[in-house]
């Protein structure tokens, strides 16, 4: 410089190929224990990288952008 994949919660990842976002650690309050870990009940926490476009409607389909990796030069 080309070409290719990825980007979703604080991390590691789902969403079965467009009908509206969950899962596991992990954070928070409770129960249980002399404490604390474990166990176990619950909560929080998401402009979906960015910005347009296509649709009735996208996280998922088109451009461009931008970071990361990776092959080639």
């Nucleotide at each position: 410089g080309u070409g290719u994949a990825u980007g979703u919660a604080g991390c590691u990842c789902a969403a079965u190929c467009g009908g509206g976002a969950g899962a596991g650690c992990g954070u928070c309050g409770g129960u249980u224990u002399g404490u604390g870990g474990a166990a176990c009940c619950g909560a929080a926490g998401g402009u979906a990288a960015u910005g347009g476009g296509a649709u009735c409607g996208u996280a998922a389909c088109c451009c461009a952008u931008c970071a990361u990796a990776c092959a080639c030069a």
Transfer RNA from Notodromas monacha, 73 nucleotides, folded computationally. NCBI's taxonomy places the organism under Eukaryota, Opisthokonta, Podocopa, Cyprididae, Notodromas. It matches the Rfam family "tRNA". Rfam's curators write: Transfer RNA (tRNA) molecules are approximately 80 nucleotides in length. It is annotated as a transfer RNA. The sequence is in RNAcentral, with records from Rfam.